[in-house]
RNA sequence: AGAGUUUGAUCCUGGCUCAGGACGAACGCUGGCGGCGUGCCUAACACAUGCAAGUCGAACGGAGAAUUUUAUUUCGGUAGAAUUCUUAGUGGCGAACGGGUGAGUAACGCGUAGGCAACCUGCCCUUUAGGCGGGGACAACAUUCCGAAAGGAGUGCUAAUACCGGAUGUGAUCAUCGUGCCGCAUGGCAGGAUGAAGAAAGAUGGCCUCUACAAGUAAGCUAUCGCUAAAGGAUGGGCCUGCGUCUGAUUAGCUAGUUGGUAGUGUAACGGACCACCAAGGCGAUGAUCAGUAGCCGGUCUGAGAGGAUGAACGGCCACAUUGGGACUGAGACACGGCCCAAACUCCUACGGGAGGCAGCAGUGGGGAAUCUUCCGCAAUGGACGAAAGUCUGACGGAGCAACGCCGCGUGAGUGAUGAAGGAUUUCGGUCUGUAAAGCUCUGUUGUUUAUGACGAACGUGCAGUGUGUGAACAAUGCAUUGCAAUGACGGUAGUAAACGAGGAAGCCACGGCUAACUACGUGCCAGCAGCCGCGGUAAUACGUAGGUGGCGAGCGUUGUCCGGAAUUACUGGGUGUAAAGGGUGCGUAGGUGGUAUGGCAAGUCAGAAGUGAAAACCCAGGGCUUAACUCUGGGACUGCUUUUGAAACUGUCAGACUGGAGUGCAGGAGAGGUAAGCGGAAUUCCUAGUGUAGCGGUGAAAUGCGUAGAUAUUAGGAGGAACAUCAGUGGCGAAGGCGGCUUACUGGACUGAAACUGACACUGAGGCACGAAAGCGUGGGGAGCAAACAGGAUUAGAUACCCUGGUAGUCCACGCCGUAAACGAUGAAUACUAGGUGUCGGGGCCGUAGAGGCUUCGGUGCCGCAGCCAACGCAGUAAGUAUUCCACCUGGGGAGUACGUUCGCAAGAAUGAAACUCAAAGGAAUUGACGGGGACCCGCACAAGCGGUGGAGCAUGUGGUUUAAUUCGAAGCAACGCGAAGAACCUUACCUGGUCUUGACAUCCUUCUGACCGGUCCUUAAUCGGACCUUUCCUUCGGGACAGGAGAGACAGGUGGUGCAUGGUUGUCGUCAGCUCGUGUCGUGAGAUGUUGGGUUAAGUCCCGCAACGAGCGCAACCCCUAUCUUUAGUAGCCAGCAUUUUAGGUGGGCACUCUAGAGAGACUGCCAGGGAUAACCUGGAGGAAGGUGGGGACGACGUCAAAUCAUCAUGCCCCUUAUGACCAGGGCUACACACGUGCUACAAUGGCGUAAACAGAGGGAAGCAGCCUCGUGAGAGUGAGCAAAUCCCAAAAAUAACGUCUCAGUUCGGAUUGUAGUCUGCAACUCGACUACAUGAAGCUGGAAUCGCUAGUAAUCGCGAAUCAGAAUGUCGCGGUGAAUACGUUCCCGGGUCUUGUACACACCGCCCGUCA
Repeated sequence: AGAGUUUGAUCCUGGCUCAGGACGAACGCUGGCGGCGUGCCUAACACAUGCAAGUCGAACGGAGAAUUUUAUUUCGGUAGAAUUCUUAGUGGCGAACGGGUGAGUAACGCGUAGGCAACCUGCCCUUUAGGCGGGGACAACAUUCCGAAAGGAGUGCUAAUACCGGAUGUGAUCAUCGUGCCGCAUGGCAGGAUGAAGAAAGAUGGCCUCUACAAGUAAGCUAUCGCUAAAGGAUGGGCCUGCGUCUGAUUAGCUAGUUGGUAGUGUAACGGACCACCAAGGCGAUGAUCAGUAGCCGGUCUGAGAGGAUGAACGGCCACAUUGGGACUGAGACACGGCCCAAACUCCUACGGGAGGCAGCAGUGGGGAAUCUUCCGCAAUGGACGAAAGUCUGACGGAGCAACGCCGCGUGAGUGAUGAAGGAUUUCGGUCUGUAAAGCUCUGUUGUUUAUGACGAACGUGCAGUGUGUGAACAAUGCAUUGCAAUGACGGUAGUAAACGAGGAAGCCACGGCUAACUACGUGCCAGCAGCCGCGGUAAUACGUAGGUGGCGAGCGUUGUCCGGAAUUACUGGGUGUAAAGGGUGCGUAGGUGGUAUGGCAAGUCAGAAGUGAAAACCCAGGGCUUAACUCUGGGACUGCUUUUGAAACUGUCAGACUGGAGUGCAGGAGAGGUAAGCGGAAUUCCUAGUGUAGCGGUGAAAUGCGUAGAUAUUAGGAGGAACAUCAGUGGCGAAGGCGGCUUACUGGACUGAAACUGACACUGAGGCACGAAAGCGUGGGGAGCAAACAGGAUUAGAUACCCUGGUAGUCCACGCCGUAAACGAUGAAUACUAGGUGUCGGGGCCGUAGAGGCUUCGGUGCCGCAGCCAACGCAGUAAGUAUUCCACCUGGGGAGUACGUUCGCAAGAAUGAAACUCAAAGGAAUUGACGGGGACCCGCACAAGCGGUGGAGCAUGUGGUUUAAUUCGAAGCAACGCGAAGAACCUUACCUGGUCUUGACAUCCUUCUGACCGGUCCUUAAUCGGACCUUUCCUUCGGGACAGGAGAGACAGGUGGUGCAUGGUUGUCGUCAGCUCGUGUCGUGAGAUGUUGGGUUAAGUCCCGCAACGAGCGCAACCCCUAUCUUUAGUAGCCAGCAUUUUAGGUGGGCACUCUAGAGAGACUGCCAGGGAUAACCUGGAGGAAGGUGGGGACGACGUCAAAUCAUCAUGCCCCUUAUGACCAGGGCUACACACGUGCUACAAUGGCGUAAACAGAGGGAAGCAGCCUCGUGAGAGUGAGCAAAUCCCAAAAAUAACGUCUCAGUUCGGAUUGUAGUCUGCAACUCGACUACAUGAAGCUGGAAUCGCUAGUAAUCGCGAAUCAGAAUGUCGCGGUGAAUACGUUCCCGGGUCUUGUACACACCGCCCGUCA
């Protein structure tokens, strides 16, 4: 210090979440020790039991016990004295402290600073004065009685430091008179005089100096303690005041003792605190009253701070003591362990009546997630009483329980690589666990045992001294001091020493990102995880387990709460054009803020000094516990408040000035500014009359409607209402809403000029008041047109809509309400400053060509644009810039501008305005795509123009469906369907039935046996399988080896089993469409843009020009192949012009000119000309040329899209099968058949069919082959086998065509399906299930509905030929040549594509998103 999360990506706004710290905590798992702390936050719920406040005999009278002793004695006792001890009662002091709790309290309760001239203060300290002399009682006790008890009553006796008079009266108090001094008001203080009322108590020790008796004592003296009155101090309290102290306005008015006065009462004291009378005040928007919540503070936690939250423990204050009320006593209480009354509860009871108060310490029940021992001791500190010893003290000191917190320590250290074993994983090589372990060498913190053993203890007291005071004193005693003695709960604790022995001591959470840390297996949107995002649907680093790793460590996680991060309430430190947010507008009150210069004051402000800000805490420096936590000492700080002394710049205030802000007066012009009255013409509608006849009207098209009872149209006249065309304009006016014919009257505001007047009079403005479109409401008018509702007609699946015909409120007027709008510039008002340019409206000045124009200035209204601002878009002198002042408003989305309450309203409704619950987003701007029944441009057999088809028939073939034992599998819009399959009778074959095999049909390795294997014969079988027989190796060092076969055991083979959504490779498609990108630079916060857009052009991102771009890459084109022309080289098996020969065949000689073959070249490049174009690219036309503008074809397929296709070509991860999902064999099936679809063939005929005899190709194939001629057969073919491994021979006949003949429009001499018979060929084998031939048979079909396909030239159409596959089996596929058209105006429309642009709430991208209802 930040991070995650809205999006395809980006920037912003904005919420949610996380990382940090803390805790009186709780829960889960785990747990060795010590120190120091902490421990009912809930029921201020109820409490059993014990303890927590007593003490003093040196205040008092008794009683009891013990010891000593005297007298007496009936020897039992009785009476008395002394000493010591105990204590029920009287009396004194204490019990008002200490301890607990936080219910109440929003208050002078608390905090802080002051005041009391309005007060009190026991014990304590200092000082002054006194302390005389009497009296009468009541407890205890005795006795009688009542009551269950608690208790009570009567009679009698008695003491005091108990109680009550009297005396004295320093001084204090009060009353009257009077003096001095002082103060912030009332007033205070100190003297003086007179008067009044009113005090006291003794106890203990010692002594004989004084007095008395004259022995030794006391009423005497003396010491100490106590007592009375008073003054002062200290301590503790009481009262008053300034300031501060939570939330709510959906609480706006509250208050009769209320506010004040006078006279009193009361109190320690002031005061309506209380009372009588009088007055009518007092508080409140700076929040009264009411409601809710809460003890306050020092501090604590957090935070950089400012703040926020909190108020356990420790300390200060307050309040309370079962609930409510009350007083008594006392210095002090309205009293936790006192009293009285009432109430609730509990207990006792003899039912009459009584007793009690743990929010003291322990403890119990209950509540709760949750919080301890019915411990030890007064040894220390502190307190009460006492002269003291001492007693009491659940305050306190300690121990116990609890990882509840903080701090410290340990669970071992060193060495140790065969990197052991085991575990995990693996690509099987290894890697990790891991120097970790074992082993070796050590140590002894801790632990166990034994021994020893503290500090905390010194006051005080006692004894013995010393000094000093009082004293007559050598007595006694006070004070100070020295020595000795005794005193420890904790505790046999801390510590120390010795011995033993690595021995007894590690877990928890996490491992997808945030966030450090990864693999395997299991699971398969299941089980589960999750703080947010999210993970899991068969390869999960996110679930569960394991191994490993990371973090912390006697703890670790989870939950809860607080602060932080959150600048997410913003004082420090935010915003409001579009993200949430400017009030609809003005006037104006309170308030806030305020021009220039001078002087005074000193409230704010600044500086100095003083007081206070308790201690603890915090920070710093030291000290003590072995260290730390903890604790002690010193300093700092406590940012505050108060007092006082100064300063005078700024704010404030006072005074008198100024004119620049503001306003008044004067002179002008502009304007749909407002209100009222009057007037005008055009148009619509209606009425009357005329002309006139069949339609009008309306729509995309219609219909409803109107019209022969005369409409529409047209002419004339009239009625009535509403609105004001042109002018008219990002023109004008107004605060906004808004304002538009003309005239008049009344009236508001702004502007300009000049500079006369006032002299800060200003700005803003919570509440308040006024205005405020349309719709709506009330009353009364008015009503032409228009027109919610409503009716009808259409549209539609429906159409409560859009369209049409009608039509009522309303729209209009007057008066009154309503008070809202996207009331918008989505931009509050005011002032000042900050580059320019260009329009326009209303004024002024100057120049001037003076009715033009130019320059300049003030006010309004627009556009463009710099700086600046902004998330961007954009704003930009009319700011969203830079500043100041004031007001309003915002704080995630939904719920919701809803509910409740209140105010307003006739109502409709308006204003104000939540919460529960729910989500992790909602949103703004911009970017790239995609999409649009948006736009612009362009292309394509895309449409159009044409030609021929499909869809109808029959057949072929593929698919779906159905069927089946099986009809193997895949392909599914284009881009599956004559597709994989360039060819299923067996095989193929993967499917079905049946029969067989199990290391296997195929590969490698091992052991053993044999010598073969191959081949042949036979049996059996449906066939494999099985069985029998014959024949038969090589090398050798003779051990054996090579090879082959049989048998055996296991590793393994095998799988056309699954997943093409795990993959490679290959392929389809958009699309041969012209696109797709990169580097550097530039622009932008960024995603991105630019380049690649623009103007032209092209088949093309092809090229040219321009341009913040300049270049480059993959694509395009070209390079490659075929083809069209020519040259050259070569000339057999090709060719034959000329020569020769001939059986007439280029056959032969010869030749290589030509054709051809196949090598090398040439040729075409917009090269030339003209025109257009921009002097370009390029286009149009022309010349030449075999070919002309990529000449025609082919191969060639950018970045990518479709989780496209294929695990059955092949390869391959994972999963699955292993006497079977593998392998072999026979038979069957893939060929089925009510049906549907795709692709084809043949036809329906005369541009034809048939017959006869003739002509012309190209490209291929041929040895398990092509096969000539010849013979036979009607034919398919058969027989024979010349030739040819091919420019030589063969397949091989080309057909359409042309010629002649025939048929004559018919289901035909068209068409050939189907069927019968007989054959041919291939092949082990044509039944399921081949092709072909001959004869016979002769279906449907006469050009095909909706719809739909191909093709732009050697193309379509038509005609035949060949090849691959193949034993055989094409109407399919791939090739080849022959004949050979028609049409294209053009780009409006359909489909597909490209570029630019625009909108978007889409991004899985329109097959999107999304709304409502129902489940």